[in-house]
Molecule: transfer RNA
Organism: bacterium
RNA sequence: GCCGCGGUGGCGGAAUUGGUAUACGCGACGGACUUAAAAUCCGUUGGUGGUAACACCUUGAGGGUUCAACUCCCUCCCGCGGCA
Numbered sequence: 001g002c003c004g005c006g007g008u009g010g011c012g013g014a015a016u017u018g019g020u021a022u023a024c025g026c027g028a029c030g031g032a033c034u035u036a037a038a039a040u041c042c043g044u045u046g047g048u049g050g051u052a053a054c055a056c057c058u059u060g061a062g063g064g065u066u067c068a069a070c071u072c073c074c075u076c077c078c079g080c081g082g083c084a
Base pairs, nucleotide, nucleotide: 001083002082003081004080005079006078007077010026011025012024019067027045028044029043030042031041032040046057047056048055049054060076061075062074063073064072
């Protein structure tokens, strides 16, 4: 240099013939149980603002197509593998 695969909440990891983003697990927080703790069970948990209702933002970065994009197209960044 060329080719292929990948980048999603704090972490792992789903969501792909374009149609509710963050299922599930871990972790965290609150509670139950306990003399106390561990284990177990229940609830909550992307971010910002707000007392709340709710609003806005968010899939590596920036553009494009579309009524609608994590998903398709272009450029770039990063990681892994292959070829030279």